[in-house]
Formats: sequence, structure tokens, C1' cells
RNA sequence: CUCAUCCAGAGGGGUGGAGGGAACGGCCCGAUGAAGCCCCGGCAACCAUCACGUUGAUGCGUCGCAGCUCGUCGCCAGUGCUGCCUUAGCAGCGAGGUCGUCACGUGACAGGUGCCAACUCCGGCCCGCGGCAUCAGCCGUCGGGGCAGAUGAG
Repeated sequence: CUCAUCCAGAGGGGUGGAGGGAACGGCCCGAUGAAGCCCCGGCAACCAUCACGUUGAUGCGUCGCAGCUCGUCGCCAGUGCUGCCUUAGCAGCGAGGUCGUCACGUGACAGGUGCCAACUCCGGCCCGCGGCAUCAGCCGUCGGGGCAGAUGAG
């Protein structure tokens, strides 16, 4: 810098000794013990890993061989045309099986992070809605967006 998510969820002990909730303004938390550090526990599922798919893209493969073509095909995998070749051909039943990569989706797990007061605690800037006010404007258990921030991945 880019993308995704941020109204869900989950705390005890030890140590420490006055701060903490990013900053600012509020409003809160805190000597019934803040931050920090250590131990144990938990939440969640972003990444990794694994499995699956009436999904999509792409690659490779599959006809006796070569070229072209197409696909309700996939390693037990082929139709058509042309040429070569000459049996490799045709139809059917049952059971089982079913390529690689990426994306997407679902699930499992808990390896790498993260997190465990209050919606990111709320607000600021813009718009809407509602209330007050003659106007300017002010206000809000309201809604949307923005700014800033946090976390993950790159």
C1' cells in the first nucleotide's frame, strides 16, 4: 500500500502497585487492585493442512497411428472428418472405480496468528429521519456513509 472482517463469542491464578479503554472530547473500568510480565484455561476460525462437490475456469490425457474438431469423457478416460493401416470394430447387463492446478462452496482439525468489560464503548465530517427553535442553529438509547483504528492475508 491492497483486500477481507469488525452489533456474535470467550477469564481464572500469581506477580506488580496506578493507571487503563489507540489519540482528542465524552462516558466508563480501576485499592473489592489498572497497565505490564508469567502460568493455566477458553473463544473464534483469517491463514496453513485434510476431505468432499449435479459448481466454474484452465491444463494435460484419452480413438490402432497422425492431423483437425468437438465433448453430460478422466487414467478401467472417445465421437466425427481426412489420410495411413486393417480388426484396433458393434450392441447390451451387473458391480465397482473415476487425472492435475486454481477459484468458489461445504465440512473437519486446531499447526501459525488473533482475541477473552461496554457495538471498534460512544462521538467528531457528510446525508437522511425525528425533536426543539423566528432564523442562525442545537439535540438524539435512530439509520446510512466517511475519517481514524484493530486483526488477518498478501
SAM riboswitch aptamer (S box leader) from a soil metagenome, 154 nucleotides, folded computationally. The coordinates come from a structure-prediction model, not an experiment, and the mean pLDDT is 79. The RNAcentral record of the sequence draws on MGnify.